Notes:
Transfer RNA from an Acidimicrobiia bacterium, 76 nucleotides, folded computationally. The sequence was found in a public genome assembly. The coordinates come from a structure-prediction model, not an experiment, and the mean pLDDT is 81. The source organism's lineage runs through Bacteria, Bacillati, Actinomycetota and Acidimicrobiia. Rfam family: tRNA. The family's RNA type in Rfam is transfer RNA.

[in-house]
RNA sequence: GGUCCCGUCGUCUAGUGGUCUAGGACGCCGGCCUCUCAAGCCGGUAACGCCAGUUCGAAUCUGGUCGGGACUGCCA
Repeated sequence: GGUCCCGUCGUCUAGUGGUCUAGGACGCCGGCCUCUCAAGCCGGUAACGCCAGUUCGAAUCUGGUCGGGACUGCCA
């Protein structure tokens, strides 16, 4: 240098063009329960790496870019 894969709440992840102003678990915050704590129950919290394009519509498709990873080439 080339090819390919990955990037979503604090963490792990779901998502395969419209059901996503993005769901779940754990965490955190508040409440209920309890003599207290834990457990349990209820509610809340917070994310699509960035830019552009395609489209009526993009987390999703395309290009570029940034970061991480795998394989591989050239020069020395």